Description: A computed fold for a 349-nucleotide part of an RNA from a soil metagenome, annotated as large-subunit ribosomal RNA, domain IV. The full RNA is in RNAcentral, with records from MGnify.
[in-house]
Context: one part of a larger RNA
RNA sequence: CCUCCGUUAAGGAACUCGGCAAAUUGACCCCGUAACUUCGGGAGAAGGGGUGCCCCGGCAGCGUGCGGCGGACGCUCGCGGCGUGGCGUGAGGGGGCCGCAGGGAGCGGGCUCAAGCGACUGUUUACCAAAAACACAGGUCUCUGCCACGGCGCAAGCCGACGUAUAGGGGCUGAUGCCUGCCCAGUGCCGGAAGGUUAACGGGAGGGGUGUGCGUAGCCCCGAACCGAAGCCCCGGUGAACGGCGGCCGUAACUAUAACGGUCCUAAGGUAGCGAAAUUCCUUGUCGGGUAAGUUCCGACCCGCACGAAAGGCAUAACGACUUGAGCGCUGUCUCGACGGGGGGCUCG
Repeated sequence: CCUCCGUUAAGGAACUCGGCAAAUUGACCCCGUAACUUCGGGAGAAGGGGUGCCCCGGCAGCGUGCGGCGGACGCUCGCGGCGUGGCGUGAGGGGGCCGCAGGGAGCGGGCUCAAGCGACUGUUUACCAAAAACACAGGUCUCUGCCACGGCGCAAGCCGACGUAUAGGGGCUGAUGCCUGCCCAGUGCCGGAAGGUUAACGGGAGGGGUGUGCGUAGCCCCGAACCGAAGCCCCGGUGAACGGCGGCCGUAACUAUAACGGUCCUAAGGUAGCGAAAUUCCUUGUCGGGUAAGUUCCGACCCGCACGAAAGGCAUAACGACUUGAGCGCUGUCUCGACGGGGGGCUCG
């Protein structure tokens, strides 16, 4: 010097990104416990007290078994009382003794308030991430009538399922509560089938080849009209389908603002609720709270650069090795160090 551990005056987070680490708390018994709440919870809330050893005392009560009684025929079940026996549990109280100290070793919650996210228990990056990510019950849309849809396989075959729409597959959302607005113009999907377009096939106007010069027939080739399905066009529907949800100008008897008006564009111009937010650039916005002092935090405001309703919106008790802020307690984190112990390093043998 390194490492692990112990103690520490006074102060007590002044440390630091941050109380990281450490300390506090801790078992059992008694008393006593708030907001809020989905009435379960929150609760071990919080908070307070007790605890050794010896002696005295010798029981209430409870559970169970047996017997008895009553109400209905019986069973189940219910109620009250008596007796006997057994097992288990077993305080509280009084007196005394010792020590500075009695849960005398070890193990063994620090607490509270506020906010965010996720309802919850769960799951995960084996070896830097355990989370607000995944999952989840619940919601909803959609497909699938059974040799189901879907999936694996070249196939046979198998899963689905020895299931059958209260079932199975897929998508999104994610307990619960209150809700979930407007747009179908584009894209998708579903329905429609009159018309347009349209492949093969059909069709065959017309033309050509062969026939050793011409040429009927035959054979062969090209081939217009016409006919021709789905699809597309077209007509409708559909948002818990992909998605989208405006601009400019003016206006009130201080000013400011604009309930109001004008105009342009659109398929329609963002409803409720929320809002400087896990979203706010300007920004440490402004006001209020907390501090002596607060880019964080909480409550508001709304000018939302660029929230918004199942890529759900807003609330929410409980839960969380989650994230953020505050306080009490407590401490070697610190002022600021010091001392001690175990192990190592180092030196010598």